[in-house]
The RNA shown here (Bacterial RNase P class A) has 315 nucleotides. The model forms 91% of the base pairs in the Rfam consensus. It was read from a public genome assembly, where an Rfam model found it. Its Rfam family is "Bacterial RNase P class A". About the family: Ribonuclease P (RNase P) is a ubiquitous endoribonuclease, found in archaea, bacteria and eukarya as well as chloroplasts and mitochondria. Rfam classes the family as a ribozyme.
RNA sequence: GAGGUGGGGUGAUCUGCCGCGGCAGCGAUGCUGAGGAAAGUCCGGACAGAACAGGGCGUCCCGCUGCGGAAAGCGCAGAAGGAGGCAACUUUUUGGAAACCGUAACAGAAAACGACCGCCUUCCCAGGAAGGCAAGGGUGAAAACGCGAGGCAAGAGCUCACGACGCGGUGCAGCGAUGUACUGCGGGUACGGUCCCGGGAUCUGCAAAACCAAAUAUACCGGCAGAUGAGGUCGGCCCGACCGAUGCCGGGGGGUAGGUUGCGAAGAUAAAUGGCAGGAUAAAACAGAAACCGGCUUACGGCCCCACCUUUUUU
Numbered sequence: 001g002a003g004g005u006g007g008g009g010u011g012a013u014c015u016g017c018c019g020c021g022g023c024a025g026c027g028a029u030g031c032u033g034a035g036g037a038a039a040g041u042c043c044g045g046a047c048a049g050a051a052c053a054g055g056g057c058g059u060c061c062c063g064c065u066g067c068g069g070a071a072a073g074c075g076c077a078g079a080a081g082g083a084g085g086c087a088a089c090u091u092u093u094u095g096g097a098a099a100c101c102g103u104a105a106c107a108g109a110a111a112a113c114g115a116c117c118g119c120c121u122u123c124c125c126a127g128g129a130a131g132g133c134a135a136g137g138g139u140g141a142a143a144a145c146g147c148g149a150g151g152c153a154a155g156a157g158c159u160c161a162c163g164a165c166g167c168g169g170u171g172c173a174g175c176g177a178u179g180u181a182c183u184g185c186g187g188g189u190a191c192g193g194u195c196c197c198g199g200g201a202u203c204u205g206c207a208a209a210a211c212c213a214a215a216u217a218u219a220c221c222g223g224c225a226g227a228u229g230a231g232g233u234c235g236g237c238c239c240g241a242c243c244g245a246u247g248c249c250g251g252g253g254g255g256u257a258g259g260u261u262g263c264g265a266a267g268a269u270a271a272a273u274g275g276c277a278g279g280a281u282a283a284a285a286c287a288g289a290a291a292c293c294g295g296c297u298u299a300c301g302g303c304c305c306c307a308c309c310u311u312u313u314u315u
Stems, first nucleotide, its partner, number of pairs: 001311010013279006020033005035286001039297002042295004047205004059201005064078005079094006095196002100193005116137002118133007145163002148160003165186009209261004218253001220251006231243004
């Protein structure tokens, strides 16, 4: 110098003029006004209301270890296995397997109480029949631990040594997952489940919800009038006719409009947060709060910083 890996930051600023929302002020005017994600609304919380004696069954969610955190499908650091990369590094998986249950497509005799070819023994002996055998072949993603020796009719963890794997014990290292050394035991595999273990889960969301409270109607209470006719209908009034048991006044609770709180150093009401000019000027990407907080995820132009890897050249 080139290419790459991981992480972090910034997300324009100042001046003038015009304009918009909120607050303060009698007024002049002053102060203040979007983001790193305000987004998706995925997870958790706080807050609020409803429901709820206590216990059980079922259902759903979470699941390696340590620390942090109110909690989280959260963060950081780590463990073990797999995959990718020359590397820096990236990515993925993760409670258990005693019992019970399921699956193992196609192919293959058989996918878990495995005889198709083959090998061995016996019988009739052309060729078959019965039995033994998981060493060899063949099928398959996967075939009943690997390898050597012994053993056998032929074979086989059948036996033994070594090794692999699984489960346990002891020592050492680590807070731990776990690693490592020694040692004991084991042989029907793998994956999974509605199986087992541990933890958790009532529902609805600020248009939640609380308070104040007109007009109209009115539960209930009190007073007055009323069949010696209240009141109503006959377009306003009187008479008259008809109907016939309520009417008026006051108190009063629930509740509607409306208001306030919830509600914030932006902020609710159909909804503001903008425009122009200048400063050497290009100001751009993703994007616009709607109750609040912590996360996750997704989007993002340009610029800057840190650590590391590979490679080339020079000293």